[in-house]
Context: one part of a larger RNA
RNA sequence: CGAGGGGGGCCCGCACUAGCGGUGGAGCAUGUGGUCUACUUAGGAGCAACGCGGAGAACCGGACCAGAUCUUGACAUCCUUGGACAUCCCGAGACAUAGGGCUUUCCCUUCGGGGACCAAGUGACAGGUGGUGCAUGGUCGUCGUCAGCUCGCGUUCUGAGAUCUUGGGUUAAGUCCCGCAACGAGCGCAACCCCUCAUUUGAGUAGCCAGCAAUCAGUCGGGCACUCUAAGGUGACAGCCGGUGACAAACUGGAGGAGGGCGGGGAUGACGUCACAUCAUCAUGCCCCUUAUGACCUUGGUUACACACGUGCUACAAUGGCUGGUACAAAGGGUAGUGAAGCCGGGAGGUGUAGCAAAUCCCAUAAAACCAUCCUCAGUUCGGAUUGCAGGCUGCAACUAGCAUGCAUGAAGCGGGAAUCGCUCGUAAUCGCGGAUCAGCAUGCCUCGGUGAGUACGUUUCCCGGCCCUUGUAC
Numbered sequence: 001c002g003a004g005g006g007g008g009g010c011c012c013g014c015a016c017u018a019g020c021g022g023u024g025g026a027g028c029a030u031g032u033g034g035u036c037u038a039c040u041u042a043g044g045a046g047c048a049a050c051g052c053g054g055a056g057a058a059c060c061g062g063a064c065c066a067g068a069u070c071u072u073g074a075c076a077u078c079c080u081u082g083g084a085c086a087u088c089c090c091g092a093g094a095c096a097u098a099g100g101g102c103u104u105u106c107c108c109u110u111c112g113g114g115g116a117c118c119a120a121g122u123g124a125c126a127g128g129u130g131g132u133g134c135a136u137g138g139u140c141g142u143c144g145u146c147a148g149c150u151c152g153c154g155u156u157c158u159g160a161g162a163u164c165u166u167g168g169g170u171u172a173a174g175u176c177c178c179g180c181a182a183c184g185a186g187c188g189c190a191a192c193c194c195c196u197c198a199u200u201u202g203a204g205u206a207g208c209c210a211g212c213a214a215u216c217a218g219u220c221g222g223g224c225a226c227u228c229u230a231a232g233g234u235g236a237c238a239g240c241c242g243g244u245g246a247c248a249a250a251c252u253g254g255a256g257g258a259g260g261g262c263g264g265g266g267a268u269g270a271c272g273u274c275a276c277a278u279c280a281u282c283a284u285g286c287c288c289c290u291u292a293u294g295a296c297c298u299u300g301g302u303u304a305c306a307c308a309c310g311u312g313c314u315a316c317a318a319u320g321g322c323u324g325g326u327a328c329a330a331a332g333g334g335u336a337g338u339g340a341a342g343c344c345g346g347g348a349g350g351u352g353u354a355g356c357a358a359a360u361c362c363c364a365u366a367a368a369a370c371c372a373u374c375c376u377c378a379g380u381u382c383g384g385a386u387u388g389c390a391g392g393c394u395g396c397a398a399c400u401a402g403c404a405u406g407c408a409u410g411a412a413g414c415g416g417g418a419a420u421c422g423c424u425c426g427u428a429a430u431c432g433c434g435g436a437u438c439a440g441c442a443u444g445c446c447u448c449g450g451u452g453a454g455u456a457c458g459u460u461u462c463c464c465g466g467c468c469c470u471u472g473u474a475c
Stems, first nucleotide, its partner, number of pairs: 002475001003473001005471001007470003011466003015460001016458001019423005026314008034305002043052001064300001066298002069295002073125001077124002079121005088101003092097001106115003127289002130287003136283002138278002141274001143272001148187005154163003167178003193266004198234004203229002207224003212221001214219001237260001240254005316416001320375002323372003332363003337356002342351003382413001387408004392403002429451004434446002
């Protein structure tokens, strides 16, 4: 100087408290451990691994296993020789591949040759998801969006260092004010950026419809007032008034206002820590393999199953379930796409092809809510696991191992031990819609809107983590 203390002081955070809803019990989904296996490829491991990389394991991807095959190689450059290459057919094979047959003879030219492509040969080399993340770059997690981390000059100390950065207030903040042997500055904080909330200007189609006119229908005439769209402005600054305060910074009450004290949300992550993670995104040193640790193919495996854990979904019901009727969104995607109306089917779906490169057309009926009927507390009209049969979709191909549909079947489960998680307002809870990946496959992930709470006593006793000052220490 730091670090740590079951030392002290001060102060924060859904840290506790007060509440709401869960997890831990059940079934299933998914990840992991373990076990099994010819193989169940490999990485990640407290927080910060475990619905993680994987935004899609039937083949492929693919790294694993078995079998079959190649050795200048599946891919690149150089050299030599030869030739267009290809297509098609036959029979062998699981394919890769090997054999035979039919057919065919590239472009430029100064006629020396050159170029692209194919085949053979020769070595130089290729190749490696092989090892080392404790050799590395790059990227990322975390402390933590915590308020800190430093530098120059000056002063001080033998020196390491200290001072500034401590103190009194204040703030979300090393935010600002005052004081002060310090005076300044940089990286952070804040602001500048995006979305949202109000208003305004010009604009008005594919959007909108108040008045006029015709309609089943903004459908048409007409119009751009309104809604909306996407461009530009305005608006909030403790600006005004009162109080507190050191006449400061600031705090507090009020007015006006769509919005008030950082209005809400996002992006943004200082110096550094953890030899954090990643050699399997990529790049790369060194080491290793080189008729194999490279390459190709066919199957299989990653989907196994006495068990254990994490994360989720669905429930255990009446604030509910079934049936019928009937409203109201936002944000997205679409040409190898989206696919309407109509018709067929009880349904998944099929058919059909209109329109749309989309404020025009389509995906696309939002669901919970509301109205009405039935069910009346039961393992039930709760719950839907499991299993049988039937038909459907994608795709060369759904046996291992996809998804959805119909009929039948109708398991556990009556609210969950110790323990433990999230959340402070348009939040929790609950309800659906969309997207990426993607041929197909979503309870996961990332968004979008609908309905919409309870509680916060707190000058914080305690648990956890953190900032600052101080103390002492055997680190």
Source information
The prediction has a mean pLDDT of 82. Predicted 3D model of a 475-nucleotide part of an RNA (small-subunit ribosomal RNA, 3' major domain) from Halobacillus trueperi. The RNAcentral record of the full RNA draws on ENA.